[in-house]
RNA sequence: AAAUUUUUCUUUUAUUAGAGGAUUUGAUCCUGGUCCAGGAUGAACGCUGGCGGCGUGGAUAAGGCAUGCAAGUCGAACGGAUCUUGUGCGAAGCACAAGUACUGACAACCAACGACUAACAACUCAUAACAAAAAACAAAAGAAAGUUUUCUUGUUGUAGGUUGUAGGUUAUGUGUUGUUUGUUCUUGCGCUUUGUGCAAGGUUAGUGGCGAACGAGUUAGUAACACCUUGGUAUGUACCCCAGAGUCAGGCAUAACGAGUCGAAAGAUUCGCUAAUUCCUGAUAGUCUCGCAAGAGUAAAGACGCAAGUCGCUUUGGGAUCGGCCUAGGCCCGAUCAGCUAGUUGGUGAGGUAAUAGCUCACCAAGGCUAUGACCGGUAGGGGAGGUGAGAGCCUGUUCCCCAACGAGGAAACUGAGACACGGUUCCUACUCCUACGGGAGGCAGCAGUCAAGAACAUUCGGCAAUGGGCGAAAGCCUGACCGAGCGACGCCGCGUGUAGGAUGAAGCAUUUCGGUGUGUAAACUACUUUUCCAUCGGAGAAAGUCGCAAGACUGAUAGUACGGUGGGAAUAAGUGGCUGCAAACUUCGUGCCAGCAGCCGCGGUAAUACGAAGGCCACAAGCGUUAUCCGGAUUUAUUGGGCGUAAAGGGCGCGUAGGGGGUGCAGUAAGUCUGCGGUUAAAUCUCUGAGCUCAACUCAGAAAUCGCCGUAGAAACUACCGCACUAGAGGGUGUUAGAGGCAGAUGGAACGCACGGUGUAGGGGUGAAAUCCGUUGAUAUCGUGCGGAACACCAAAGGCGAAGGCAUUCUGCUGGGACACUCCUGACCCUGAGGCGCGAAAGCGUGGGGAGCAAAAAGGAUUAGAUACCCUUGUAGUCCACGCCCUAAACGAUGCAGACUAGUUGUCUCGAGUAUCGACCCUCGGGGUGGCGUAGCUAACGCGUUAAGUCAGCCGCCUGGGAAGUACGAGCGCAAGCUUAAAACUCAAAGGAAUAGACGGGGACUCGCACAAGUGGUGGAGCAUGUGGUUUAAUUCGACGGUAAACGAGACACCUCACCAGGGCUUGAAAUGUACAUGAAAAUUUUCUGAAAGGAGAAUCCUCCUCUUACGAGGACAUGUGCACAGGUGCUGCAUGGUUGCCGUCAGCUCGUGCCGUGAGGCGUUCCCUUAAGUGGGGUAACGAGCGCAACCCCUGUUCUCUGUUACAAGUGUCAGAGAAGACUGCCGUCGCAUAGACGGAGGAAGGCGGGGAUGACGUCAAAUCAGCAUGGCCCUUUGAUGCCCUGGGCCACACACAUGCUACAAUGGUCAAUACAAUGGGUUGCCAAGCCGUAAGGCGGAGCUAAUCCCAUCAAAAUUGGCCCCAGUUCAGAUUGAGGGCUGCAACUCGCCCUCAUGAAGUCGGAAUCACUAGUAAUCGCGGAUCAGCAUGCCGCGGUGAAUACGUUCUCGAGUCCUGUACUCACCGCCCGUCAAGUCAGCGGAGCUGGGAAUAGGUAAAAACUCCGUAAGGGGUUCAGCCUAAGCUCGGUGAUGAGGACUAAGUCGUAACAAGGCACGGGUAGCGGAAGCUGCUCGUGGAUCAAUUAAAUUA
Repeated sequence: AAAUUUUUCUUUUAUUAGAGGAUUUGAUCCUGGUCCAGGAUGAACGCUGGCGGCGUGGAUAAGGCAUGCAAGUCGAACGGAUCUUGUGCGAAGCACAAGUACUGACAACCAACGACUAACAACUCAUAACAAAAAACAAAAGAAAGUUUUCUUGUUGUAGGUUGUAGGUUAUGUGUUGUUUGUUCUUGCGCUUUGUGCAAGGUUAGUGGCGAACGAGUUAGUAACACCUUGGUAUGUACCCCAGAGUCAGGCAUAACGAGUCGAAAGAUUCGCUAAUUCCUGAUAGUCUCGCAAGAGUAAAGACGCAAGUCGCUUUGGGAUCGGCCUAGGCCCGAUCAGCUAGUUGGUGAGGUAAUAGCUCACCAAGGCUAUGACCGGUAGGGGAGGUGAGAGCCUGUUCCCCAACGAGGAAACUGAGACACGGUUCCUACUCCUACGGGAGGCAGCAGUCAAGAACAUUCGGCAAUGGGCGAAAGCCUGACCGAGCGACGCCGCGUGUAGGAUGAAGCAUUUCGGUGUGUAAACUACUUUUCCAUCGGAGAAAGUCGCAAGACUGAUAGUACGGUGGGAAUAAGUGGCUGCAAACUUCGUGCCAGCAGCCGCGGUAAUACGAAGGCCACAAGCGUUAUCCGGAUUUAUUGGGCGUAAAGGGCGCGUAGGGGGUGCAGUAAGUCUGCGGUUAAAUCUCUGAGCUCAACUCAGAAAUCGCCGUAGAAACUACCGCACUAGAGGGUGUUAGAGGCAGAUGGAACGCACGGUGUAGGGGUGAAAUCCGUUGAUAUCGUGCGGAACACCAAAGGCGAAGGCAUUCUGCUGGGACACUCCUGACCCUGAGGCGCGAAAGCGUGGGGAGCAAAAAGGAUUAGAUACCCUUGUAGUCCACGCCCUAAACGAUGCAGACUAGUUGUCUCGAGUAUCGACCCUCGGGGUGGCGUAGCUAACGCGUUAAGUCAGCCGCCUGGGAAGUACGAGCGCAAGCUUAAAACUCAAAGGAAUAGACGGGGACUCGCACAAGUGGUGGAGCAUGUGGUUUAAUUCGACGGUAAACGAGACACCUCACCAGGGCUUGAAAUGUACAUGAAAAUUUUCUGAAAGGAGAAUCCUCCUCUUACGAGGACAUGUGCACAGGUGCUGCAUGGUUGCCGUCAGCUCGUGCCGUGAGGCGUUCCCUUAAGUGGGGUAACGAGCGCAACCCCUGUUCUCUGUUACAAGUGUCAGAGAAGACUGCCGUCGCAUAGACGGAGGAAGGCGGGGAUGACGUCAAAUCAGCAUGGCCCUUUGAUGCCCUGGGCCACACACAUGCUACAAUGGUCAAUACAAUGGGUUGCCAAGCCGUAAGGCGGAGCUAAUCCCAUCAAAAUUGGCCCCAGUUCAGAUUGAGGGCUGCAACUCGCCCUCAUGAAGUCGGAAUCACUAGUAAUCGCGGAUCAGCAUGCCGCGGUGAAUACGUUCUCGAGUCCUGUACUCACCGCCCGUCAAGUCAGCGGAGCUGGGAAUAGGUAAAAACUCCGUAAGGGGUUCAGCCUAAGCUCGGUGAUGAGGACUAAGUCGUAACAAGGCACGGGUAGCGGAAGCUGCUCGUGGAUCAAUUAAAUUA
């Protein structure tokens, strides 16, 4: 949950089950593959390993095998042989026995006592066993297999205990007895050997019987009646059971054996004798066989026993068992296997068999099988069942059971009830062994074992005690079947390796922020336990049977095992894998794209939870991992349960065969279907319930199940079949009708080209620009005439027709299909359609024509780095026609065909009806076609949406990751090109679809910026200065490198700085902290020697700290020295960092909350319109708000006012200084604008629309810059050659060259001389320095004043103005370079400072390509000040003076913003990416050949055996056939010089084909060409951007 019941309880039946994750992307959804987590195994490997139970163990070479064993048994079938015993008769030999006497030795016995030991008997009796009785045990029921408990009784009776009795051993002593040795005599028994007869018992080589056809092994072959399931019969069946009848009379052999012969052996052979349950003959025949009948024919064996009788034998019938044969269904892969078959298919007759049958043969006929897959090839024993799975399924066939087949490979028959026979025979082949070389022997896929091969699989064990088998009357014998043991963690199951307590949370180890934390109650330690283990004692069940009259006796391999008792002691026992995610579990060190890991994604390039180690942790555990394989996950082959517009996938289109599917009503049948019953579906297994081993595994019992097949009885709804009807499907008829539908023939004008003629003259043509080309032999242009071929403007459209391809001047002929109306006819005639047939653009091919234009190829000209292209000039195939091929396209709506159903709306083509009209149009409705938008629904989304990609049902085609590849091989077709069909190895973890956000575009729209333009002045040329690169050097320290490095860090390099180089020194250090010891006040000053200095070695002066204490002494501070901790580092990493900074950019952007939309990434908001400098504001709006930015607030400045006023100025004032306030807001007017925001103009105003300038720099970008400003993680250097510290000298300043930034110029708007005016910002006590004097000058002397609105720099300027000269030149321009002489700073001016004077007087006459700055007090030009600083400014930061030109505008360049668009980019176009070539590796394909296997065919030869013929026989002939040989091919491999293509491999070469309009849009087909991507021609597609036009829709008016 269902059924039953009025309801409940009860009862019965059924069911009890399905997890996902990682990985394509910047992110998302989908498609899709790959991988993982689970279970399993006859496993193997690595590490490890305590015990037990139950299982299991040659999967490879059906390869070869040494050795032993695995099938024998029966004497009650038989004749012998032989052994034993008894006995009869002989023969021979031997010793011996008894008695007596002597001698030696040995042994035994007896008695007493001592000690030890165990046994026996009786009694008692734990435990235990058995029997009986009673009771109990399951959820219920019934049955079976059983078990347990309690009590009582009885029997047996162990351990133990008690009592008793007898014995044994040992030691000693004494005695007795016996045996024996030797010698002598007497008597006789006995023993042994052998021959033979009889009897009994035993053994058995042979004959005979039964068995050996079972059991055991293996899976090679077999795709088959081999197997499984079902049904059948033309048949056989030893032993067994039941029943009937019989068992009479004779005979001939033969092995054994004997005697010979041959042979090495195996063995063979001759002669002779003999038995039987051996063989043969006769008789009998109820039954049996043949025959219609008459009739004919066919049998036997005895053995044992005293006997009774028993066991046999013959024959017949029946049964049982086990077979034989037939039959329907089931039973792997390949169609790149499509045709196969001559005994083949059937018939007649004969043969043959246990039996049917072409099973065999003769003849006759020509059949039989096949797309429902014949034939061929590959693979394979089949089933019960096993693994997995929710199931459906998929995979497997080990152990156990059933069947089959095989026995070294191949063939054959014999015997027999049964074989064509594993341990039988014969032959052939291969191999092995023996050999005297003549010839023989063998078959482990029986159990062990061995070799080989292999990743890999056990003992040459025990026993017949049990179970079973063979023989036998039985005892019994045999049994490597079997029962057991051994080996292997190979599997399943169970147990253990202790339990409890124990914190100084020990030590060690690991880690640490140094405090600690972890390992960890873990250990130690204390107590306890003893499963296991060791020792010891006891010790089964498995036993049923057999013998015997009985009593009774005997039987256990396993095994002294299981199990039980006692004792001992934590004792004997833990590993493996993992720890980035998936997926449970993390730290440290080492390493440094190395070593290595990896199942997938992926880790490793100096801070690795991913490598290696350690510690810790996780999982499982006597195992744990790895590898291999199967199922699952995978709905990833989809029956359950998938898809095909764009992801893989609709055939190019039609006609149509098989097949599949099929309208309405009635009747019948019952094949499918459903129901009941019956049979079967072996057992084991699985499931359930119960039971036995201590539990479990394992095993036992019962039930259920075995989903299938068969039979039988019913039902009749559906399918089917048969029959009768119907008209809605389909077809036909009549009428009307549109059309580039097809074929053929005519026909017209325009354009073009050519020819001829006229006019006419120098150009034409072509392009981005040119050139090739044409033209004075007259082009182009223009007129006329003629000829030629091809295509058909306008109409024309979103249009029409056709199955598709496709179809367009007009007319005519022939012809196909459709639509509508009428509802007249037929009556399911229908739909789809594998194969098949036909059609099928362009290109291409063949033959013959034709050829105007166009135009692959080709040629030339350009372009270019090149240009096998794009552009141009020519130009051939071809394009056209006829006929014949080809058969492919992005053959597309990327959407198979036919049918039904499911909102609308709006165009258009066409037919009809209604209304209306004179008629047409218009309007309404219906049918068919063709479009747009759209509802529900579908879709991954995009989108589709009555013309479905919606909802249904039918049929066909196709898909299953990417590449290799639509390729190879094979086949078919083709003249060829090629087409169709169509793989694999190998390789990758993706490939892909749609949509999203960015970025980008040689895409679009809009907007802005000194971005361009308009202007002004420069740079690039010269000299010099400065910086950089390069070079050089001992060193030329380091950093910065497009924009965003290069007068940058550096706002000052002679020493110092300083980091570099050379040399000389120091080592607890130049500076810091702590500490121990010593010394001393510390220290300071002076000084000698050496040295380049640092440093080193000394000397002298000073004689002096504080506190406590009585002096001594102690302590403290300080310093030096020694030592220990440590310092120090401009050493590395800016890709470990902080902080700071640059650029985009003072650009207007960047986001959030809530909400809404979308599966989602995400979007909306932030888009749109107007406006602004502005995401500024307004309007509108699925958005509403908010934040960081913008603006404003802050500072300077421009106007005015107020206050204060020193040092300004003579006063008083306020030029001025300071402080505060006002003012400007599109406020007012006008115009424009939709209402606003705002724009433009005007007024007023010092200033007008942000008044000018500064500070202020959103989210972020560039791993941008800086470890050398500073800080800082990590690493590195530092006890004697430091990367630390000190010092001297050098270097950072070099100089062929290149670049960047500047200065000065090239002159007359100038230079020079003279005169004369006007500033502002600032600075100053280690300083600024006045007046005055000296010097040509730099400067010097000097020293007033000033800590500054007071003094000084500084009379503060220069351009300017006025006047003179110069007169266009390398100059009176320019000033580099050099010489000489001076000055200043500073220890020091050589390398290497600045200045002055005199002299010298380079280059340069306005600057190529290119390029920079600037929009107003700006550019340009002129000077002044400051920082740094001892000194040094053409740089930098400031200051003022003079003071322009231009902006039409946004086409273009650069940059930026917003929106739309395309994208194969996202490291984001400095992206991605294609192909050749070169190098390496790998697999496959072709390949002259070489070589091996397989199957079949033909021919030759042919063993044994069988059949047959001849023959008395021997023997010979014939047929079939294994094998062998030969031949031509087929098929499958191996190898192979070499060839072509493919795949892969951080940084090779050449180009740049594709992605954006990818710079010539791309792509499909085809053809030609080219280093390569590719280019070009023809035709097709949009899966092309942009622009325009048209159409449609929506909104508004």

Overview:
A computed fold for a 1597-nucleotide RNA from a bacterium, annotated as small-subunit ribosomal RNA. It was read from a public genome assembly.